[in-house]
Formats: sequence, structure tokens, C1' cells
RNA sequence: ACUACAGACCGGGAUAUCGCGGGCUUUUUAUAAGCACGAGGAAAGUCCGGACAGCACAGGGCAGCUCACCACCUAACGGGUGGGGGCCGUUUCCGGAAGGAGCCGGCUACAGCAAGUGCCACAGAAAAUAACCACCCGGUUGUGUAUACGGCCGGGUACGGGUGAAAACGUAGGGUAAAAGCCUACGGCGGCGGCUGGCAACAACCGUCUGCGGGUAAACCUUGGGUGCUGAAAUGCCAAAUAGGCAUGCGUCCUGAUUUCGGUCCGGAGCGGGCGGCCCGUCCGAUGCAUGUGGGUUGGCAGCUACAGGCGGCGCGUGAGCGUCUCCGCAGAUAAAUGAUAUCCGGUCCCGUCUGGGAUCACAGAAUCCGGCUUACAGGUCUGUAGUGAUU
Repeated sequence: ACUACAGACCGGGAUAUCGCGGGCUUUUUAUAAGCACGAGGAAAGUCCGGACAGCACAGGGCAGCUCACCACCUAACGGGUGGGGGCCGUUUCCGGAAGGAGCCGGCUACAGCAAGUGCCACAGAAAAUAACCACCCGGUUGUGUAUACGGCCGGGUACGGGUGAAAACGUAGGGUAAAAGCCUACGGCGGCGGCUGGCAACAACCGUCUGCGGGUAAACCUUGGGUGCUGAAAUGCCAAAUAGGCAUGCGUCCUGAUUUCGGUCCGGAGCGGGCGGCCCGUCCGAUGCAUGUGGGUUGGCAGCUACAGGCGGCGCGUGAGCGUCUCCGCAGAUAAAUGAUAUCCGGUCCCGUCUGGGAUCACAGAAUCCGGCUUACAGGUCUGUAGUGAUU
């Protein structure tokens, strides 16, 4: 310098003229004048979490859904930050080897397979307790003889070979008929115990045990944590109008008190209904509730933008972030405004080579708001890792 991968940021600006939107100010109240402002990093998806509103209060449990190493951040989250464990990659060191240690970078859906039930195709003898080839022992048999070679039968083994993603820890020695942690030495992994460091997850060191064949829970499941529902077409108010219509179902029973004898009150049971599904519980109840049908109103205001707000300084923290101070106000439309033209600047490509010419500039438009996640994106800048080339 180039290439690849991963991550972060920017992704248009200035001036002038005209036009549009709401807001504010002024006055001569007129389609008046002036002022400042006016679509994003994703406004998209509607996937999470909330603010807010309603369901009388929003209670408990089950189911459902969701999360899962430790500590911290946050209003909260299935989000973020840092650390630990595991896996992968480049490189350095130790070792005969298996393997181990360190630096750097990346990934991580990392509670539990020793509670249970499943699954691991094909290949292979066998994929949770196994023998195809090979090895050894015994018997038998063939060849002129034989301890050689071959066939058959029985027994022993899991070392060697083969299959596979995966098939009983590694090396060396001993031992055996042949073998095996069968034994020994040095290692590896794991269990248990001790001690040290750390808030913790965990880690180092020491001792001990031959303990030594898996994987899979984004398989069912088990354990622990969290979780009420609906949603701005929420919801509240005003004006106006009509048929506050019609039909069906559901107020009954018991005890007590009172009574003007019509009824009323307290308690219990029952019935109808509300609280996403179910249960408990609780609340409302005939001027009520539910279902069906029919008519009127399709108007206006609020919600609607001053906020978990933004830039910057200082301090604390490894960091996400927190605290504090000054300054700033940055769309609120309602069939939907935020635009058009010109010049200059900026980026990319091509041509040309005394400051030039041409083309082009991605994904994409607010609708209650905020914090995340996911997806789309021409081009540019920065950081890290790996590779290639050149130079010193």
C1' cells in the first nucleotide's frame, strides 16, 4: 500500500427568490406585515420494555408465555457494560508424545443428562455394554515327512486393522498363551478435601482416589426468576339529533327487625353480569345487566408534544453510565404541510492536464411519546484482526 472479515460514525451544506404548515408579535383588521422553526438513522417491521388512559379495586393460584454463568447500568427489557468458563484462529515457549502455558483477536441460546423418558441416519461386529478381519490356546484334518502352510470346531481377549462425526485417556517399561490401568513411572481429565486470592462467577497451589466409553435439553422434561388485560380508532368533554325504541332471559327463597301492611333494612343461599383462559375471591344488580334487532349522530375540542429532553463544561467510574452547572426549545399535520428553481461547496466515476468539462449522489417520509432489537442502504471516514507485496 492492497485484499478479506468484524465493529463504530457521517450519509448532505450555504446563499437568494417564490410557495406551503402550524406558532408568536404588531397594526391601518387586510387573502396585511414581520420573526424563528418545520420528516430519520432507520421515521420501516409491529418484535420486546415502559410512560399514559380505561377496565369499581386490580387481589391470590393454576395454565400459558418468557428469561437462565457472576457483578453492575437502566424507569424497565428478551437490552447494555465489564469480568469468569468454554470453543475457534494467528503466534511464542515447555514436552519424546498426548498435551499444557502465555499474549492478541473472534464467537458464545454457557442452570441441570448422576430425576426420568427419548434421539444419534448411512456405514460398521457393535452407538450404552459389543466381536467382521487379525492375535493366542486346545482338538481335528489335508500334503511323501514336518514344529511349515491351509480348512473346520470349541475357548480366551479388546491390544492391532477396518467403518464412522464419535467406538473404553497418552507415552515408556514390566507382565501374559495372547492382551488389557493388570502393575509401575511420568503426564492428562475428573471427583473429594485443605489452604490462598477475588464482592462473586471462578482461579492457583497442596494432598488423595485408578475414578477413566460418549453426545444431544433453540429434544420432551426438571429447577429457579419474571409476567393482569386492552390500546391513541386508548380515553375524556362539548354541541346537535333521534325512537333513552322493540323482543328475549335473569329478583326468587329463608331468618330477624320495622311498618301507614304498599313496602323497607341487615344477614345467608341462589340467579344474571364485570375482572384475557380456568378456579378462588370480590364487585354490580330491574331507573340494572346480557343478547339480538332498529333508529339518530359520522361535527368540534382535549389527549397532541417541556420532556426517563438536547449540545457543551467539570467531577466520579475500567465501562455501560451517574452527579452537577450554564445555555437551548428543535414538526404537531388530520386526507394529511416540511417543496420548486438557480449558483457555489462536498463525495464518487470518466475525459483532460496551467486552477477545466461531463455524468451522478444510496435506503427511504413523522401521526401519542420514549428506551431497545431486527431488516434496508450508493459512497466516505476511523479502529481491530488475518493474509499478500515492497522498503528499512

Background:
The prediction has a mean pLDDT of 76. This is a predicted structure of a 392-nucleotide RNA (Bacterial RNase P class A) from a Sphingobacteriales bacterium. It was read from a public genome assembly, where an Rfam model found it.